[in-house]
This is a predicted structure of a 74-nucleotide RNA (transfer RNA) from Methanobrevibacter sp. The organism belongs to Methanobrevibacter, within Archaea. The sequence was found in a public genome assembly.
RNA sequence: GGGCUUGUAGCCUAGUUUGGAAGGGCGUAAGACUCCUAAUCUUAAGGUCGAGGGUUCAAAUCCCUCCAAGUCCG
Numbered sequence: 001g002g003g004c005u006u007g008u009a010g011c012c013u014a015g016u017u018u019g020g021a022a023g024g025g026c027g028u029a030a031g032a033c034u035c036c037u038a039a040u041c042u043u044a045a046g047g048u049c050g051a052g053g054g055u056u057c058a059a060a061u062c063c064c065u066c067c068a069a070g071u072c073c074g
Stems, first nucleotide, its partner, number of pairs: 001073007010026004020057001028044005050066005
């Protein structure tokens, strides 16, 4: 220098094929239960979906450029 894969909440992950506007687990906070704690149950907060631009009524998803990580080739 070139090819491929990946990037979604504090952490892990689904959704991408076929565009309809983001769900789950862990964790965190509050409450219930308990003499207290743990466990369990309930509720809540937390995401500009790596960045920018484009297409579209509508983009995590399609297109372009870039950034980062991994991997292969030279």